[in-house]
Formats: sequence, C1' cells, structure tokens
RNA sequence: UCCUUAUCAAGAGCGGCUGAGGGAAUAGGCCCGAAGAUGCCCAGCAACCUAGGUGUCAGUUUACUGACAGAAAAGGUGCUAAAUCCUACAGAAUUAUCUUAUUCUGAAAGAUGAGGA
Repeated sequence: UCCUUAUCAAGAGCGGCUGAGGGAAUAGGCCCGAAGAUGCCCAGCAACCUAGGUGUCAGUUUACUGACAGAAAAGGUGCUAAAUCCUACAGAAUUAUCUUAUUCUGAAAGAUGAGGA
C1' cells in the first nucleotide's frame, strides 16, 4: 500500500508545557479557537485484540483440555467539541411546482480494530 471483516448518535480533563490555527482530502455549508487552536506529557474513557481469574457444560490420561457466559483491566492498539459536524451518488416518502425543501434507506469516501497478501 492492497484485500476481507466488525464497529462508527454512548463515554472521557476548570491539569502542565507550547503558542495560531483547527474540524481527513476536494467543493459548498456550519462551527471551534488568546476565556488558548495544534502538538507533546500526564490524566481519563472504552473494551477491538486479550493476560490472569470466575461460573456452567462437554471430553477424558482426574487433573488437564475444549466450548460458552458474565465480569475484570495487567499488556497491545484506539479514542477524549458537534453523528464520521452536515451535504455531495442512487432510491423512497412528504412538500413545492420557476430553480425546491425536509426526512428515511443504501452506496461511495473515511476512521479504528482484527485477520490476510
């Protein structure tokens, strides 16, 4: 970098340093920001991969193995404004009929994990 797959409306800081931008990319909108953006550190959240532990069931070499369940949080990631901030493509419903608007569903793109090339 590519492929497969799961999830993406919950949750998380009156901290320290920094010092002007930021919300993935393009376009349009709408926001955040000197009452401090961004980045780093610390702290926290969550439970994707899971250590260890518990319970139930099954197998048997009677102490191990396997399956499942609900907890937990030591480790590997991730995350900590707004739905992935919203729209962009397709379809449906309602509405309008001069160009519409709103809602829903799906796709695309993206993010994160796990597995693979």